[in-house]
Molecule: Glycine riboswitch aptamer
Organism: Neorhizobium galegae
Parts: sequence; structure tokens; C1' cells
RNA sequence: UUACUGUCCAAGGGAGAGAUCAGCGUGAGCUGACGCCGAAGGGGAAGUUACCCAAAAUCUCUCAGGCAAAAGGACCGUGGACGGAAA
Repeated sequence: UUACUGUCCAAGGGAGAGAUCAGCGUGAGCUGACGCCGAAGGGGAAGUUACCCAAAAUCUCUCAGGCAAAAGGACCGUGGACGGAAA
């Protein structure tokens, strides 16, 4: 110096599902009921040559969260900072 890769920061893209019903409230919203969603978080387990231990996912469950907009949002790339391992 070049490409690869880890963490952090910044801005950008980013799906799904009732603007449901009842009560309270000036409103934002709160409480209850039924129906839904999976991509914050969380739980679960098949497979991974055989056995033991251990370890996951965009799979699965919906505890939590969410179901007009806003907010949030796994993940993706862009820019930068600090590293790692190579040539």
C1' cells in the first nucleotide's frame, strides 16, 4: 500500500399483521375482550461421519414486543475511527 475481517460511530435502505369492539379521557393515550404478525430481545430443537460434551439460524414458539402515521426494527451496503491476520 492492496484486498479480507472484528468492534464502535454517523447518516441511508428496511417487511409483516384490526385506523377492530367496549369503557374512561379535551386529546395523546389507558384498561379489558377477541383476532393477528415476526426482523428488537428471549426460549426450543432436527441436522452437522459414529459416541460424549458443547455450540447456532432468516427454522420454530410467541414470554416480551408489535398490528394507520410516528417511533422501533433483524439484516444490507456507504463513510470514518481503532484493531486482527496475510501478501